[in-house]
Order: sequence, then structure tokens, then C1' cells
RNA sequence: CCGUGCUAGGCGGGGUGCUAGCGGUGCCCUGUACCCGCAAUCCGCUCUAGCGGGGCUGAAUUCCCUCUCCGAGGGGCUCAGGCUCGGCGUCAGCGCCACGUUCAAUGCGUUGAUGGUCAGGUCCCGUCGCGAUGGAGAGCUGUGAACCAGGUCAGGUCCGGAAGGAAGCAGCCUUAAGCGGUCACCUCCAGGCGCGGCGGGGGCGCCCGACCGGAGCAGAGAGCGGCGGCCGCAGUCAUCGGGAACGGCUUCGACGAAGGGUGCACGG
Repeated sequence: CCGUGCUAGGCGGGGUGCUAGCGGUGCCCUGUACCCGCAAUCCGCUCUAGCGGGGCUGAAUUCCCUCUCCGAGGGGCUCAGGCUCGGCGUCAGCGCCACGUUCAAUGCGUUGAUGGUCAGGUCCCGUCGCGAUGGAGAGCUGUGAACCAGGUCAGGUCCGGAAGGAAGCAGCCUUAAGCGGUCACCUCCAGGCGCGGCGGGGGCGCCCGACCGGAGCAGAGAGCGGCGGCCGCAGUCAUCGGGAACGGCUUCGACGAAGGGUGCACGG
């Protein structure tokens, strides 16, 4: 140096979560790199840190190391500014409402306008009457007493020589207490039911009557006005608070690159 056969090793890794810690099942990222069983109210281990069973490959491009490079991706913290959401305030705009004023379609008015005076109603309280409603009663009616209600009392019982009497169960009828029903009529009771009378109160508005007075009154709609109102709509500016990201810091880090390291036996 070559050949053959073995063994160490390899047959994924990382982050997160859980854990005293390690690994797994879970979720995520890389990447393609065996199989079966166990496993999130967990499963198996103990710094040598999955356990149990089986299979392939095998000392090199394939295994191991790196305080070397690259870097997917993840975790933690943070936030000037930008974006976004919300609150308070400010300024002006639009819309709406009210007020004042001008015009005004049109309507009413000398058969009397606006206005004024008086008297009423609507409103509240009290009271009375009527009605309605609700309840109760009476009346009517059904049922209803083995015996301690009545009438009639079969059978049977008692008295009597007989004639004839007496008490009286069952049954039937009527009724008491009780238990039910009842459209109307009658009586009583009740009150944020209705109407009316009387009395008291109140009085902005509305309705109505009489009187005074003597010419206006109302008005859809339109214009104008204002440190009137409504934050009703969308905005400006300023400030406060929140949010997730681009971003910043830090940490872990796959894949890959580069460099280095590494057995045994036999034979030639």
C1' cells in the first nucleotide's frame, strides 16, 4: 500500500413547552436520515441522563472535534419616529332645531280681527245618585235521617172470650242539619269602572259664552342675522394612553463550507 473479516461509531438536528435536571411523545423551523412497543390529569432515566426488542451500514466523500466562516429559523427585552385605535380640548365646515327680522302663495275678518274684562268646561279632592262589574245572601231547585224527625205503616208482636184496639220495624212519601246548582228578578257589601248633581281647590295651554273696543290677524315657503343650541356627520391642530409590526439589542441555532483527528485481526 492492497484484499478479507470484525468492532467503536452512525442510521438526523435545532428551538419552544414541561422538568430539580436530561431525553422522548406534543408544537414550530430546517432537512430527508430504519422498524415495533410506552408516553401530557405524561413515559423512561440521573450529570455516563429515554427505556425495551429487532434490522441496515461500518473505519471513511459516510464517524468525531473546532475558542474558524455562512446562516434558515426561534426565544427574551425594547421603541425616538411612522401606522392604527381610543379619550380630553381647540378651530372652522356641512346638516338639523329654535329665535329675531323682511318678503310672501293663501286663508279669516265691520254678519266685528288682534287685544282686554267677566263667567264656565277640560284638571285635582270630597260627597251623593244611577248604572256596570265582582262578591255574598234570599228565593227556586237537586240530593239528603237504619234508630235518637213526621205521615202512612205490609209482615210480625202485644191486650181481649169475641168484637175490636195498642205500640211499631222494613218500604214509600215529605222534611231538618249538611252538601250542590241557579239566566233573569230582589237585598246587602266593595272600589285608581262609567255618567251625572252639589261643594271646595287650581288655572300655563286649549275649548266655549257675554261684554268693551274698532282693523287687523294667521301663514306653507324663501332670504338675511348672530362669539343661540345640537358634538348629529366627517375634518384641522395639540396632548394623553394603548396596540401589533418594520426596526434595534441580546440569546439559542439547523443545513452547508474550511481545517484537524481516529481502531482491531488475518493474509499478500
Background: Model confidence (mean pLDDT): 78 of 100. A computed fold for a 268-nucleotide RNA from a Solirubrobacteraceae bacterium, annotated as Bacterial large signal recognition particle RNA. RNAcentral records the identical sequence in 2 taxa. It matches the Rfam family "Bacterial large signal recognition particle RNA". By type it is a non-coding RNA gene. A source record names the gene ffs. Lineage of the source: Bacteria > Bacillati > Thermoleophilia > Solirubrobacterales > Solirubrobacteraceae.